[in-house]
RNA sequence: CGGGGAGUGGCGCAGUGGUAGCGCACAGCCUUUGGGUGGCUGAGGUCGUGGGUUCAAAUCCCAUCUCCCCGA
Numbered sequence: 001c002g003g004g005g006a007g008u009g010g011c012g013c014a015g016u017g018g019u020a021g022c023g024c025a026c027a028g029c030c031u032u033u034g035g036g037u038g039g040c041u042g043a044g045g046u047c048g049u050g051g052g053u054u055c056a057a058a059u060c061c062c063a064u065c066u067c068c069c070c071g072a
Stems, first nucleotide, its partner, number of pairs: 001071007010024004018055001026042005048064005
């Protein structure tokens, strides 16, 4: 320098145009003498960044940043 992949709550991931979800973790409540387990409820996201297409974008297109792999 060229090509490919990944980036989504605190962590690990799903979501291939139409309300952003799951598990763990966290908070409250129930249960217990207490803790754990179990159950219920809740909080937490401008989907790496900036543009474009579209009635509508995490998703499609372009650029760019970080990390990984391959080649030179």
The RNA shown here (transfer RNA) has 72 nucleotides and comes from an Acidimicrobiales bacterium. Taxonomically the source falls in Acidimicrobiales (Bacteria, Bacillati, Actinomycetota, Acidimicrobiia). Its Rfam family is "tRNA".